[in-house]
Transfer RNA from a Thermoplasmatota archaeon, 83 nucleotides, folded computationally. Its Rfam family is "tRNA". Rfam describes the family as follows. Transfer RNA (tRNA) molecules are approximately 80 nucleotides in length. Its mean pLDDT, the model's own confidence on a scale to 100, is 80.
Parts: sequence; structure tokens; C1' cells
RNA sequence: GCGGACGUAGCCUAGCCCGGUAAGGCGUCAGUCUCGAAAACUGAUGCGCCUCGCGCUCGCAAGUUCAAAUCCUGCCGUCCGCG
Repeated sequence: GCGGACGUAGCCUAGCCCGGUAAGGCGUCAGUCUCGAAAACUGAUGCGCCUCGCGCUCGCAAGUUCAAAUCCUGCCGUCCGCG
């Protein structure tokens, strides 16, 4: 230099092909239980704020569209292969 795969919340992963409310698990926090803890069960848990309804968010940017994690383009990063 060329080709391919991948990038989603603190961590792991689904959703992408075929556009339509960002889902699940782990972890964490709180509660129940217990003398206390562990385990188990219940609830909450992306981020921000003029704080409870609004805005933002899928590596970054731009484009297409009523609507983009998803489609197009460029770039960045990781891994693999070729030279």
C1' cells in the first nucleotide's frame, strides 16, 4: 500500500440483512430475609437539565429520508489476511 471483519450505556452481547419507542445479561444501588453477612427474592439502574417531562445518545463527520444503531460516502481505532 491492498482486501476483509468488527466498533451499541461501567462490562459482555442482541437489534443492522429487510429503516419505525436503543433490548437482555452481568455489575451496581435500595429493600425484604438474617444477630450480621452470603445466597435467594423484589424494585431501580444510558447521559444531561431550569428535575419527572423534556432534550441528547449506538466510534466521528456528512448525506438520503417524514423517520437512521440500521442505507450511501469519507475519516478514526482494533483484529486478521495479502503484498